[in-house]
RNA sequence: UUUCCGAAAAGGUAAACCCUGAGUAAUCAGGGGGCACAAAGCCACGGGUCCUGAAGCUUCAGGAUAGCCGGGCCGCCGAA
Numbered sequence: 001u002u003u004c005c006g007a008a009a010a011g012g013u014a015a016a017c018c019c020u021g022a023g024u025a026a027u028c029a030g031g032g033g034g035c036a037c038a039a040a041g042c043c044a045c046g047g048g049u050c051c052u053g054a055a056g057c058u059u060c061a062g063g064a065u066a067g068c069c070g071g072g073c074c075g076c077c078g079a080a
Stems, first nucleotide, its partner, number of pairs: 005078002012037002017032006035067001041073003045070003048065008
C1' cells in the first nucleotide's frame, strides 16, 4: 500500500407516517420525523416487482424502483 474482515472512533444517510409541490400513475423533490443501514454513495447493464399505453392470452413499447437481488465504479476508519 492492497485484499478479506468489521471491534473502536469520527462522522454519514434517513424507513413508515405528516405537510407542501410535481406527475395520468408507479413514484420523485423540499421540510418535519427515525425504522434501519459498513456502502442504504453513484450507475437502469441483467433479473424481479410496480405504473401507463397498445395488442390479444402472453407479448411489445415507454416510465419507475439502487432501502428487491446480481453486477460495475468510487469511497471514511483500522482492532482481532
A computed fold for an 80-nucleotide RNA from Nitrospira japonica, annotated as c-di-GMP-I riboswitch aptamer. The source organism's lineage runs through Bacteria, Pseudomonadati, Nitrospirales, Nitrospiraceae and Nitrospira. The coordinates come from a structure-prediction model, not an experiment, and the mean pLDDT is 89.